[in-house]
RNA sequence: AAGUGAAAAAGGCAAAACAUGGGAAACUGUGAGACGCAAAGCCAAGGGCCUGAACCACGUUAUGUGGAUGGUAGCCGGUUACCACA
Numbered sequence: 001a002a003g004u005g006a007a008a009a010a011g012g013c014a015a016a017a018c019a020u021g022g023g024a025a026a027c028u029g030u031g032a033g034a035c036g037c038a039a040a041g042c043c044a045a046g047g048g049c050c051u052g053a054a055c056c057a058c059g060u061u062a063u064g065u066g067g068a069u070g071g072u073a074g075c076c077g078g079u080u081a082c083c084a085c086a
Base pairs, nucleotide, nucleotide: 003085004084005083012037013036018031019030020029021028022027035074041079042078043077046076047075048072049071050070055067056066057065058064
């Protein structure tokens, strides 16, 4: 340096449910709360997935279909990093 995370040490983050706010929605902020996580740190101009108010296209005119500029990093991925070395 790369790799690994068995055993340690110092710590860290925080699911669901609940309260309260934002949003059309997906989802998300804050509080308290812990299911878990060796990256559950960061990145949305790689892929996947979710939503579809407004807008665009289509349209059998419907409460329709498709499309993200919306969301998801605790889906994969990229990238940085503490400690240790079975």